[in-house]
């Protein structure tokens, strides 16, 4: 230089493969219980889907380019 994997919530790990963006865990607020506090329960919060652009009535998803970390070849 060239090919390919990954990149999705404040932080970790992953789901969603075109039609409203979800789990675990853990982070704050609140509840319920308690003489108080912690833990367990139970609700509620938080995402420009790495970035830019194109397609398309619609894009995490499809195409193009970037950029990061990684792995291979020259």
């Nucleotide at each position: 230089g060239c090919g390919g994997a990954u990149g999705u919530a404040a932080g970790c790990u992953c789901a969603g493969u075109g039609g409203u963006a979800g789990a675990g865990c853990u982070u704050g607020a609140g509840g319920a219980g308690u003489g108080c506090c912690c833990a367990c329960c139970c609700c509620c919060a938080g995402g420009u889907c790495g970035c830019g652009g194109g397609u398309u009535c619609g894009a995490u998803u499809c195409c193009c380019g970037u950029c990061a970390u990684c792995c291979g070849c020259u």
Molecule: transfer RNA
Organism: Antarcticirhabdus aurantiaca